[in-house]
Molecule: SAM riboswitch aptamer (S box leader)
Order: sequence, then structure tokens, then C1' cells
RNA sequence: UUGUUAUCAAGAAAGGCGGAGGGAUUAGACCCUUUGAUGCCUUAGCAACCCUUUAAGAAAUUAAAGAAGGUGCUAAAUUCUACCUGUAUUUUAUGGAUAGAUAACAU
Repeated sequence: UUGUUAUCAAGAAAGGCGGAGGGAUUAGACCCUUUGAUGCCUUAGCAACCCUUUAAGAAAUUAAAGAAGGUGCUAAAUUCUACCUGUAUUUUAUGGAUAGAUAACAU
């Protein structure tokens, strides 16, 4: 880099640096932001994908508990819409797909 599988409406912030845009990409909407955002660092926390322990099982695996370690995350549903379907024909989705993010495995 690419592929497969799983998840993505829950949860969890302080300090320091820095100084203008930011919320992945295109467009629109909406929102955050000099009362200092986005980002980086430190500490803290959340969660439980990998993981640890126990029980069941021939195994695949399942259930419960945990958090030492590897990741991840800590505004808003992945902020919402765009394509398809349904409904409807003024309007209108907690559906599906695409795209994206994260993890594990393979490459």
C1' cells in the first nucleotide's frame, strides 16, 4: 500500500506550547473558534479490538470478570445531506450502498 472480517446514536478533559482558521475529501447546510479553536506535548480519563483470568466445550467458540501491556478515542450520529430503495409528489428515513475512521489478521 492493498485485501478480508468486525464495529462506528453509548462513554471519557485539564495543563503547557502556539496563534488562525477548523470540523477527512468535493458541494451545500450547520456548528466550533482570538472568552484562543484545529494541531503538537504532558498528565488524567473512557472503552474493551488485540490481550489476561475463570467457567463450559473434543474443538470452533460462548459467558463472566479484569485492565498489566499493544492500539484507539476523549464537541456535535462518521455533525447532516449528496447515490439507491421505500414513503410521498409541498414535504419527508435512527433503511441500504459508496466513501471514511478504528482494530485484528493477511499481503